[in-house]
RNA sequence: UUCAGACCAACGGGAGAGCGUGGACAAUGUCCACCGCCGAAGGCGCAACACCCGCAACCGCUCAGGCAAAAGAACUGUUGGCACAGG
Numbered sequence: 001u002u003c004a005g006a007c008c009a010a011c012g013g014g015a016g017a018g019c020g021u022g023g024a025c026a027a028u029g030u031c032c033a034c035c036g037c038c039g040a041a042g043g044c045g046c047a048a049c050a051c052c053c054g055c056a057a058c059c060g061c062u063c064a065g066g067c068a069a070a071a072g073a074a075c076u077g078u079u080g081g082c083a084c085a086g087g
Base pairs, nucleotide, nucleotide: 001087007081008080009079010078011077012076013075018035020034021033022032023031024030025029036067037066038065042063043061044060045059049054
């Protein structure tokens, strides 16, 4: 000290892609099968670098997840906590 950064919480912002087809179940809906897609929960892979090990993403993969609304959502704004800490 007019409080960096990390993490956590609350409130808010937050993209993309078929309200697909058929069947079953008591219905919004759930399950099974069939194609078509998305990429920003998570997961996996890779460069520079390092060279023992390793190591990034909003890039790629689409296992998982998702494709009207709702929910979720990387990331982000404000406030607060952590904090007599720490810088």

Predicted 3D model of an 87-nucleotide RNA (Glycine riboswitch aptamer) from a Pseudomonadota bacterium. The coordinates come from a structure-prediction model, not an experiment, and the mean pLDDT is 78.